[in-house]
RNA sequence: UUCAGAGUAGAUAGCAUAGCGUUAAGUGUUGUGUGAACGGGGAGUUGUCACACAGACGAAGGGCUUUUGCCCGCGGUUUUGCUAUCGCAUCCCGCUGAC
Numbered sequence: 001u002u003c004a005g006a007g008u009a010g011a012u013a014g015c016a017u018a019g020c021g022u023u024a025a026g027u028g029u030u031g032u033g034u035g036a037a038c039g040g041g042g043a044g045u046u047g048u049c050a051c052a053c054a055g056a057c058g059a060a061g062g063g064c065u066u067u068u069g070c071c072c073g074c075g076g077u078u079u080u081g082c083u084a085u086c087g088c089a090u091c092c093c094g095c096u097g098a099c
Stems, first nucleotide, its partner, number of pairs: 002098004010086007018078002020075003029055008040093004061072004
């Protein structure tokens, strides 16, 4: 010099756990605004995420109980843990190995 490779945050799925809602919040979706993160270093989007406001859409309840409540469900529901899969948008440098 050339070639190959490793590693993050995180994402998705399954299982478990504890909640919330079922008097509809949440999730999903569209627009606007603000902000954040993005392998060890630097840069970083038209990508990602979070929040605020606005719009459209939209649901599965049932049983028991004198009552408080309890049980079985349901929700593209939330948290945490485990497992599996995927995983630097991209660019430059670095790291490991081979020649």